[in-house]
Molecule: small-subunit ribosomal RNA
Organism: uncultured bacterium
RNA sequence: AGAGUUUGAUCCUGGCUCAGGACGAACGCUGGCGGCGUGCCUAACACAUGCAAGUCGAACGGAGAUAUUAUUGAAGCUUGCGAUAUAGUAUCUUAGUGGCGGACGGGUGAGUAACGCGUGGGUAAUCUGCCCAUAAGAGGGGGACAACAGUUGGAAACGACUGCUAAUACCGCAUAAGCUGCCGCAAGGCAGUAAAGGAGGCCUCUUAACAAAGCUUCCGCUUAUGGAUGAGCCCGCGUCUGAUUAGCUAGUUGGUAGGGUAAAGGCCUACCAAGGCGACGAUCAGUAGCCGGCCUGAGAGGGUGAACGGCCACACUGGGACUGAGACACGGCCCAGACUCCUACGGGAGGCAGCAGUGGGGAAUAUUGCGCAAUGGGGGAAACCCUGACGCAGCGACGCCGCGUGAGCGAAGAAGGCCUUAGGGUUGUAAAGCUCUGUUUUAAGGGACGAAGGUCCAGGGGAGUAACUGCCCGUGGAAUGACGGUACCUUAAGAGGAAGCCCCGGCUAACUACGUGCCAGCAGCCGCGGUAAGACGUAGGGGGCGAGCGUUGUCCGGAAUUACUGGGCGUAAAGAGCACGUAGGCGGAGACUUAAGUCAGGUGUGAAAGACCGGGGCUCAACCCCGGGGUUGCAUUUGAAACUGGGUCCCUUGAGGGCAGGAGAGGAAAGCAGAAUUCCUGGUGUAGCGGUGAAAUGCGUAGAAAUCAGGAGGAAUACCAGUGGCGAAGGCGGCUUUCUGGACUGACCCUGACGCUGAGGUGCGAAAGCGUGGGUAGCAAACAGGAUUAGAUACCCUGGUAGUCCACGCCGUAAACGAUGGAUACUAGGUGUGGGAGGGUAUCGACCCCUUCCGUGCCGGAGCUAACGCAAUAAGUAUCCCGCCUGGGGAGUACGGUCGCAAGGCUGAAACUCAAAGGAAUAGACGGGGGCCCGCACAAGCGGUGGAGCAUGUGGUUUAAUUCGAUGCAACGCGAAGAACCUUACCAGGUCUUGACAUCCAACGAAUCUGUCUGAAAGGAUGGAGUGCCUUCGGGAGCGUUGAGACAGGUGGUGCAUGGUUGUCGUCAGCUCGUGUCGUGAGAUGUUGGGUUAAGUCCCGCAACGAGCGCAACCCUCGCUAUUAGUUGCUAACAGAUAGAGCUGAGCACUCUAAUGGGACUGCCGGUGACAAGCCGGAGGAAGGUGGGGAUGACGUCAAAUCAUCAUGCCCUUUAUAUCCAGGGCUACACACACGCUACAAUGGUCAGAACAAUAGGUUGCCAAGCCGCAAGGCGGAGCCAAUCCUCCAAAUCUGGCCUCAGUUCAGAUUGCAGGCUGCAACUCGCCUGCAUGAAGUCGGAGUUGCUAGUAACCGCAGGUCAGCAUACUGCGGUGAAUAAAAUCCCGGGGAUUGUGCACCCCGCCCGUCAAG
Repeated sequence: AGAGUUUGAUCCUGGCUCAGGACGAACGCUGGCGGCGUGCCUAACACAUGCAAGUCGAACGGAGAUAUUAUUGAAGCUUGCGAUAUAGUAUCUUAGUGGCGGACGGGUGAGUAACGCGUGGGUAAUCUGCCCAUAAGAGGGGGACAACAGUUGGAAACGACUGCUAAUACCGCAUAAGCUGCCGCAAGGCAGUAAAGGAGGCCUCUUAACAAAGCUUCCGCUUAUGGAUGAGCCCGCGUCUGAUUAGCUAGUUGGUAGGGUAAAGGCCUACCAAGGCGACGAUCAGUAGCCGGCCUGAGAGGGUGAACGGCCACACUGGGACUGAGACACGGCCCAGACUCCUACGGGAGGCAGCAGUGGGGAAUAUUGCGCAAUGGGGGAAACCCUGACGCAGCGACGCCGCGUGAGCGAAGAAGGCCUUAGGGUUGUAAAGCUCUGUUUUAAGGGACGAAGGUCCAGGGGAGUAACUGCCCGUGGAAUGACGGUACCUUAAGAGGAAGCCCCGGCUAACUACGUGCCAGCAGCCGCGGUAAGACGUAGGGGGCGAGCGUUGUCCGGAAUUACUGGGCGUAAAGAGCACGUAGGCGGAGACUUAAGUCAGGUGUGAAAGACCGGGGCUCAACCCCGGGGUUGCAUUUGAAACUGGGUCCCUUGAGGGCAGGAGAGGAAAGCAGAAUUCCUGGUGUAGCGGUGAAAUGCGUAGAAAUCAGGAGGAAUACCAGUGGCGAAGGCGGCUUUCUGGACUGACCCUGACGCUGAGGUGCGAAAGCGUGGGUAGCAAACAGGAUUAGAUACCCUGGUAGUCCACGCCGUAAACGAUGGAUACUAGGUGUGGGAGGGUAUCGACCCCUUCCGUGCCGGAGCUAACGCAAUAAGUAUCCCGCCUGGGGAGUACGGUCGCAAGGCUGAAACUCAAAGGAAUAGACGGGGGCCCGCACAAGCGGUGGAGCAUGUGGUUUAAUUCGAUGCAACGCGAAGAACCUUACCAGGUCUUGACAUCCAACGAAUCUGUCUGAAAGGAUGGAGUGCCUUCGGGAGCGUUGAGACAGGUGGUGCAUGGUUGUCGUCAGCUCGUGUCGUGAGAUGUUGGGUUAAGUCCCGCAACGAGCGCAACCCUCGCUAUUAGUUGCUAACAGAUAGAGCUGAGCACUCUAAUGGGACUGCCGGUGACAAGCCGGAGGAAGGUGGGGAUGACGUCAAAUCAUCAUGCCCUUUAUAUCCAGGGCUACACACACGCUACAAUGGUCAGAACAAUAGGUUGCCAAGCCGCAAGGCGGAGCCAAUCCUCCAAAUCUGGCCUCAGUUCAGAUUGCAGGCUGCAACUCGCCUGCAUGAAGUCGGAGUUGCUAGUAACCGCAGGUCAGCAUACUGCGGUGAAUAAAAUCCCGGGGAUUGUGCACCCCGCCCGUCAAG
């Protein structure tokens, strides 16, 4: 210090979430020790039991006990004991009287928003026991009441009556001032008011002695003054939320008089006055003890108020006083209430928010402990007593701090685990092992500090006294410890007793395997999980912290996300619709003054503790102690005078007024005008008008529309007219008049800061709407009708009422927008326009030009902005004031208040829910957006398909099985270039289990050939023949059989785990990169633009310059030609020969063959174009503008297809999902679709005759001639491993004949019979032939498809596959058209542009209604 999350990506806004720290915590898992702290946050709920406040006999009278003295003296025994009784003395105990203390200490936070608290003051308006200092005093009397005794009531608590008695209890009297009161100016005078004694000692005085008196010391008493301490009261300032709480107040505010108090005061009473408080937030409501501090934070702040300390309040709830120095009193009293307990029912008792403890509540919080040894408190002269304050211990990892659970060496990198590419890696020096240590633990022993004061004993000194005691100072000794036999120390034993928790997708450090399969589950946010999950669960490994670790909750931080420090408001949330103006805030220039703000110095205070710094003590630390600084504040005092404020004087530039002008749809009222619409009347005129995409409703022969004339009435003002004018905004438009507001310009004159803004408030405020009364031509919600439509409560049409208009009154809202509050100042320019003024052109005027003020636009620099954009009319730079915002939805809703006649307006939430919602810009995709351009895309044509029959494929259905895949284009005569068996993967059945196939090992056997039985075969059982090859003589190679296991095998799954291959967009012209430049960035530029092209083809221009993959070319083929080469090809000339023939010699000129070249490049000419690229036309040429065809397929898209071509990860199977066999199936058949074949006929069919190809194939082959058969075919065997022989007759065509428009001499399905061929085998299930049979079909609905030239169409031929099987597929040639050349309507595509709320990208997204869950 930041990070994650909105998007395909980007920047911004903005919320949500995380990482940090903290806790009086709780929960889960785990748990060795010690120190120091800390522990009912909930029920201020109720409480059993014990304890928490007593003490003083040196204030008092008694009572009791013990000891003792004297007297008495029962029983007994005996002259003295002795119970008892009486008196006294001493010691002890104590109920009562009396004194002091129970107002402290301890607890709690209910109440309280308050002078309660904090801070600083005041008290001349006050009190203060005990304590200190000073001054003075304490004389002399009296009467009671407890206790006690007696009687008596009551269950008890507790009384009642009679009688006795003491005091430091109580009461007079005396004395008395420095006190109080009164009088007085004062000096002073007058009056009033006190007290208590006790203890020790001594003997100077007194006494025979004791006692008393006296003296002395101490304690106590009274009065007064002062101090100290504590307390009361008053004041300034500060102290939570809500305005959906705006008015509150009758002792209320003040005065006078009186009362009351320690004391001021409406504190109380009487009278008088009518005040007092409040937007600077009264009153009311909610919440809350306040502070020092604590937590957090860089700070400012925010949160909090446990423990410790200060203050306050409370003590079962409410009220009240008494006593007292102090209380309206936690462990006092009285009354009332609730609750609990006792009761003899009459009546009584009680108050844990003291310490323990119990119940209850709760997620949750401890022992009915020890001790007064220390510290502190109460009483006492003291000893001492009391003290749940306190000191300690116990329980709880609740927190902080410290320590340990071992250390060193140790590689065969052990075993085991996990992973693995099978090699290894990792756990891991980790373990084992060796050598040590002894903190802690356990045992034993020793053993503290905290203890000093006071007291006691011994003895010394000092002041004082007549003297002593006592008092003060110091010395020595004694006793005193809850904790605790604790801390600590020593010794011994022994690595021995001591590690867990969370996490490992990103944020965030840490990764693999298996299981699971949108299940189980995880999750703080984003999000994981649907068969290869680093996110679930487990394991291994790793990371973090560590006696703890996680989770939950709360607070601060991060969050500049309430912004004082430190935010914003054009479009993200946010400028009020506009103005006037109150309070308030802010405010021009000069001088003097003041000192409130401000600044500086001094003083007081800011408690202690805490925090910080420096030291010190516990072994360290936590903890504790000491010192220092600081404590931002408040108060007071002294000073300064620049700035702000106050006061006085003055100024003119801000503001305002006066004078002179011109501009304007500024406002209000009255009057007037013309054009148009509609209506009425009359004329002319006749069949339509009107309306629409097309129609219809409507109007019209009762005369419309059209046209002419006249009239009525209402509303609005064409042209001018303009990003022109005016107004604060809303808004304002014919002309004239009257009244009236504001702005502007020019000169000077006047006032002298009079200004700006503006919470509340007031006024204005479009349209619609409301009320009352008018008015109503046109238009027109509602409504009616006609259309449209699936519907059409709409859009369109015909009508039409409120309303629109006027007057008066309401309403008070709009995308009331520049989505931009007002004012002032400053900060480059350019160019229009509206209203003025001044100047120049020698003078005047026009035009023009220049300067200047005000208004209104556009462009643009700096600057600003997230960007878009704004830019002197700021969204720039600054100042002042107001309004408003704080994630989206819920919602501008509900409730409350207020306004309104109503409609509704203003103000304005929460629950709940989401992780986004948004702004701007980018590149795509899309658009029934516009523009440009291509393509058999349409159009123009030709032929099909869709109807029929059949063939093939698919779906569906069926089946034991009908194996599997392909499914819009881009599956469907597709994989399959050919399922009778095989193929074959499917089905039923029969076999086999190291296997049909591969490698390794062992044993045996040569291999191999050939029988028999059984069986459908596979297989099973059982015979015969046969003994090989190489050799270093060990053995080896190949083959077969048997056996064991590693393994084989799988057309089983996943094409969404993959490779490879393929389809498609598309042979479309595109797709990118480097450097540079622009942009915060995504990105852009280049690649866009102007032309051109089949083309991102080329040219020109340009912040781009280059380059790559594509295009083109290079390659093959066809078309022309040359050269070379001529056999199997060819034959012009020569010769020979035949029935005929290149048949032969010969030749290679021609054709042809097949190799190498040439040829075409817009090269030439004209036009056009920009002097370009190119285009149009022409010449020449076999071919002309890429000459035709082919091969060639950019970056990428479709999780496209294929695990069944092949390869392959993972999963599954292993006497089976593998293997073998025979049979069946893939050929099924109500039906639907797709590619085709054959037809429906005369451009034809049929018969006869005649003609012309090319490609290709052939030895397991092609097969000639010849013969047989109607034919399929058979016999036959010549030739050919092919330019040689064969397939091989091409067919359409041509010539001639018949058929004559019909279900036919068309068409050929189907079926019967008889045959042929292939093949182990044609039943399921092949092909062909002959004869016979002769179905549908007469050109095909909506729709749909191919083709632009040697193309379509028509015609046949060949080949691959193949034993056989072709209407399919791939090729080949023959005949051989029509139409288009320009336009973009449909489809597809390309570039640029525009809109977007789409990005799984329009098969998108999404709104409303209804229904279901």